[in-house]
RNA sequence: AACCUAUAAAGAGUGCGCGAGAGACAAGCUCGUUGACCGCACACCAACCUGCAACAUGUAAGGUGGUAAUGCUUGAAUGAUGGGUA
Numbered sequence: 001a002a003c004c005u006a007u008a009a010a011g012a013g014u015g016c017g018c019g020a021g022a023g024a025c026a027a028g029c030u031c032g033u034u035g036a037c038c039g040c041a042c043a044c045c046a047a048c049c050u051g052c053a054a055c056a057u058g059u060a061a062g063g064u065g066g067u068a069a070u071g072c073u074u075g076a077a078u079g080a081u082g083g084g085u086a
Stems, first nucleotide, its partner, number of pairs: 002085006013042005021031003025075004043067003047064004051059003
């Protein structure tokens, strides 16, 4: 490099800080000064890997991921991060 898989049809949020854009791109639609996005703290979820347990499943200790909308929809692209195979 390639292939498979999770984030991504389920589930789960508050506080503080900052202050104008944010939802990757295009169109649409939506969120946002009643403070979004982002950062931090704590909490939560349990999809993936690992651990533990009477292993169908459960647990939530560790790592990844997530906690508006099906990954927001469609299009274009076949990308990003984590894990596995070889």
Annotation
SAM riboswitch aptamer (S box leader) from Ruminococcus difficilis, 86 nucleotides, folded computationally. The model forms 90% of the base pairs in the Rfam consensus. Its Rfam family is "SAM riboswitch aptamer (S box leader)". Its family is annotated with regulation of gene expression in the Gene Ontology. The RNAcentral record of the sequence draws on Rfam.